[in-house]
The RNA shown here (transfer RNA) has 82 nucleotides and comes from an uncultured Opitutales bacterium. Its Rfam family is "tRNA". Rfam's curators write: Transfer RNA (tRNA) molecules are approximately 80 nucleotides in length. By type it is a transfer RNA. It was read from a public genome assembly. Its mean pLDDT, the model's own confidence on a scale to 100, is 81.

RNA sequence: GCUCGGGUGGCGGAAUGGUAGACGCAGCGGACUUAAAAUCCGCCGGUGAUGAGCCGUACGGGUUCGAGUCCCGUCCCGAGCA
Numbered sequence: 001g002c003u004c005g006g007g008u009g010g011c012g013g014a015a016u017g018g019u020a021g022a023c024g025c026a027g028c029g030g031a032c033u034u035a036a037a038a039u040c041c042g043c044c045g046g047u048g049a050u051g052a053g054c055c056g057u058a059c060g061g062g063u064u065c066g067a068g069u070c071c072c073g074u075c076c077c078g079a080g081c082a
Stems, first nucleotide, its partner, number of pairs: 001081007010025003018065001027043005045055003058074005
């Protein structure tokens, strides 16, 4: 340099162009216990007031009524070829 795969909450990892974050781990609160572990219930991206609202799939554009998903460019990671 060329080709291919990938980038999504703290971590792993789903999502057929139609509510983004299922499920698991970690964490927080509660129940149970003399106490703890285990188990069960709830919460668990950002801002905001624990609300409403708005924002959020590496970054910047585009297509579309609608994009994590399709197209173009850039950055980063991995594999292969030279």